Context: one part of a larger RNA
RNA sequence: CUGGGCGUAAAGCGCGCGUAGGCGGCCCUGUAAGUCAGAUGUGAAAUCCCACGGCUCAACCGUGGAACUGCAUUUGAAACUGCAAGGCUUGAAUCCUGGAGAGGGUGGCAGAAUUCCUGGUGUAGGAGUGAAAUCCGUAGAUAUCAGGAGGAAUACCAGUGGCGAAGGCGGCCACCUGGACAGGCAUUGACGCUGAGGUGCGAAAGCGUGGGUAGCAAACAGGAUUAGAUACCCUGGUAGUCCACGCCGUAAACGAUGGAUACUAGAUGUCGGGGGCUUGCCUUCGGUGUCGCAGUUAACGCGUUAAGUAUCCCGCCUGGGGAGUACGGUCGCAAGGCUGAAACUC
Numbered sequence: 001c002u003g004g005g006c007g008u009a010a011a012g013c014g015c016g017c018g019u020a021g022g023c024g025g026c027c028c029u030g031u032a033a034g035u036c037a038g039a040u041g042u043g044a045a046a047u048c049c050c051a052c053g054g055c056u057c058a059a060c061c062g063u064g065g066a067a068c069u070g071c072a073u074u075u076g077a078a079a080c081u082g083c084a085a086g087g088c089u090u091g092a093a094u095c096c097u098g099g100a101g102a103g104g105g106u107g108g109c110a111g112a113a114u115u116c117c118u119g120g121u122g123u124a125g126g127a128g129u130g131a132a133a134u135c136c137g138u139a140g141a142u143a144u145c146a147g148g149a150g151g152a153a154u155a156c157c158a159g160u161g162g163c164g165a166a167g168g169c170g171g172c173c174a175c176c177u178g179g180a181c182a183g184g185c186a187u188u189g190a191c192g193c194u195g196a197g198g199u200g201c202g203a204a205a206g207c208g209u210g211g212g213u214a215g216c217a218a219a220c221a222g223g224a225u226u227a228g229a230u231a232c233c234c235u236g237g238u239a240g241u242c243c244a245c246g247c248c249g250u251a252a253a254c255g256a257u258g259g260a261u262a263c264u265a266g267a268u269g270u271c272g273g274g275g276g277c278u279u280g281c282c283u284u285c286g287g288u289g290u291c292g293c294a295g296u297u298a299a300c301g302c303g304u305u306a307a308g309u310a311u312c313c314c315g316c317c318u319g320g321g322g323a324g325u326a327c328g329g330u331c332g333c334a335a336g337g338c339u340g341a342a343a344c345u346c
Base pairs, nucleotide, nucleotide: 003318004317005316006315007300008299012314014201015200016199017198021194022193023192025088026087027086029084030083031082033081034080035077036076037075038074039073040072041071042070049065050064051063052062053061054060091191092188093187094186095184096183097182098181103177104176105175106174107173108172109171110154115149116148117147118146119145120144121143125136126135162169163168206247207246208245209244210243211242215241216240220236221235222234223233258313259312260311261310262309263308266291267290268289269288270287271286272285273284274283275282276281277280295302296301319346320345321344328339329338330337331336
């Protein structure tokens, strides 16, 4: 250097953007670095291989040949790769016109409900459970009516519906703003794909500072249950959950399936556009589901949204435990994260 793999057996970075690098559409001309062919020189001897010969044979030895797959020089070839020049439009991007969407940010507004406060009516219970008790209530609770305060979340619509790279996003309105899609086919002319490092985003919990706190609720307290009950059940209840700013950087961050491109039977549902006509069908582009041919898979299954057939680039795996530990480095306020062994043992 070479192998086989990565949905579930070990293995796809949580997800983007992007540097170096790797790889890269069609046509023409040139060049000759890679590539290919010829020639020359060299590639010591011995060894290996072949033939013949010498020790009675063999090992061993001698002679000759081949080989030494390499390197250098030189003469050519020009298909492919590279390089240089020119051109193209299908890849990519831009432009114009549209419709869809819980995509993101900021501000404002709304109604229902819970809780609390004030007042009215009203009287002995209420709450809770398997059953109870702790608990609340004659200092008037629960129930009911009126008024007020405040915080959080937005029933129905709602849908294997939509949007987003992922995390994720759901009342209404306004402003700011990203992306995708369809139609037009005007413009640029390969501007592309991937992406080690790097950089940004990244649920929940947690941390710092300052606010806020209705409900819920780790910790905690009490009541039950129980042999015990540091639990499950009940009554309370603080961090937290909410907001602003700053950290953390992890998840079964899952489709347990990296990205891009091309090709490869169909059937059926649904979302957003376009076209056609006979208006309820046909067709086309993009998404999202179900079933299924070929193929594939150890099987399960996957199956134009591939786990099929191929190409390019990155990441990762290499028996179980020890161990995602120790040590070192680095990041973090900390918690801890990232990187990541060995002895030993089966």
Molecule: small-subunit ribosomal RNA, central domain
Organism: uncultured Marinobacter sp.